[in-house]
Source information: Predicted 3D model of a 350-nucleotide part of an RNA (small-subunit ribosomal RNA, central domain) from a sediment metagenome. RNAcentral holds the full RNA, with entries from SILVA. Rfam family: Bacterial small subunit ribosomal RNA.
Context: one part of a larger RNA
């Protein structure tokens, strides 16, 4: 060194760009590194097989044979890998036309609701629950009219619909601005895949500053329940939630399923596009592409269940994972303003 694995038993990094570093379509030509073949060289003794012998056997022993190396010369071969030359287009990447989109920035602007303020009508209650009580209210509440402020989210439309790498992203209008996806086959001509490490992005809570605060509300009071209530119910109410700028980087970051290609019966929905074919226009039908869902052939499963979105059948490259608790810990490293993060053990025990 060679093993099994990774949807739910231990196992896929949150998610991406990506240098090295692995790996990589087809065609002719060349070289001979790897590779196969032959020759030699050498591979001390013992030890290893196998034959023969010697101690009564046998361990021990003595003698012949063999066999043993990512090993050196020399030759030879040229399928395959590799290099090197030319060339190809099926992979990738561009050009043209075209489409769908809550992609992502930013500035604008709308209506409904809540609450607060201010005036009008109006009187004794409201509000809350299982039921109350705190609680608001003769200093005019609730209701209701109308007029203002102000701040968060945008009902229907909304769809196992759409976009986006993930985290996520839904009023409406403009401006930038990213990707996909169909056509067409007009260019380049393996320019590609994967990636230790890096470097970027990454809900929510939480962190610093400065705004801003409607409603919701961790903490807190208060009223209930209750044996008892540090809860659940109900009145209040800071932080927070909201933006600017900068932090943290973590989650059940989930499909608990890594990227990427290749292949391997159908069926049945829905989005976006194409031809087709059909109309007055459509649409329903057929044929192909991409995307998203059911439901099942073979196959696979320890069973559940997966089944062209595979978890089937193989390729290439990352990542993990090796018995359960001590332990998402301790200790040291690095990161952090702190909270913490990361990386990550052993005693001891079952």
């Nucleotide at each position: 060194c060679u093993g099994g694995g990774c949807g739910u038993a231990a196992a896929g990094c949150g998610c991406g760009u990506g240098c090295a570093g692995g790996u990589g379509g087809a065609c002719a030509g060349g070289c001979a590194a790897g590779u196969g073949g032959a020759a030699u060289g050498u591979g001390a003794a013992a030890u290893c097989u196998c034959c023969c012998g010697g101690c009564u056997c046998a361990a021990c022993u003595g003698g012949g044979a063999g066999g043993g190396g990512c090993c050196g010369u020399u030759c030879c071969a040229a399928a395959c890998u590799g290099c090197c030359u030319g060339g190809c287009u099926a992979g990738a990447g561009g050009g043209c036309g075209g489409u769908a989109g809550a992609g992502g920035g930013a500035g604008g602007u709308g209506g409904a609701a809540u609450u607060c303020c201010c005036g009008g009508u109006g009187u004794a209650g409201u509000g809350g629950u299982g039921a109350a009580a705190u609680g608001c209210g003769u200093a005019g509440a609730u209701a209701u009219c109308g007029g203002g402020a102000g701040g968060a989210a945008c009902a229907c439309c909304c769809g196992u619909g759409g976009c986006g790498a993930a985290a996520g992203c839904g009023g409406c209008c403009u401006c930038c601005u990213g990707g996909a996806c169909c056509g067409u086959a007009c260019c380049u001509g393996a320019c590609g895949c994967u990636c230790a490490g890096a470097c970027g992005c990454g809900a929510a809570a939480g962190c610093u500053a400065g705004g801003g605060g409607a409603g919701u509300g961790a903490a807190c009071g208060g009223g209930a329940u209750u044996a008892g209530a540090a809860a659940c119910c109900c009145c209040g109410g800071u932080a927070a939630u909201c933006c600017u700028a900068g932090c943290c980087g973590u989650a059940a970051a989930c499909g608990a399923u890594g990227u990427g290609g290749a292949c391997u019966g159908g069926g049945u929905g829905u989005c976006g596009g194409u031809g087709g074919g059909g109309u007055a226009a459509a649409a329903g039908c057929c044929a192909u592409c991409g995307g998203u869902g059911c439901c099942g052939a073979a196959g696979c499963c320890a069973a559940c269940g997966c089944g062209a979105u595979a978890a089937g059948u193989c390729c290439a490259c990352c990542g993990c994972c090796u018995g359960g608790g001590g332990a998402c810990u301790a200790c040291g490293g690095c990161c952090g303003c702190a909270a913490g993060g990361u990386u990550a053990a052993a005693a001891c025990u079952c």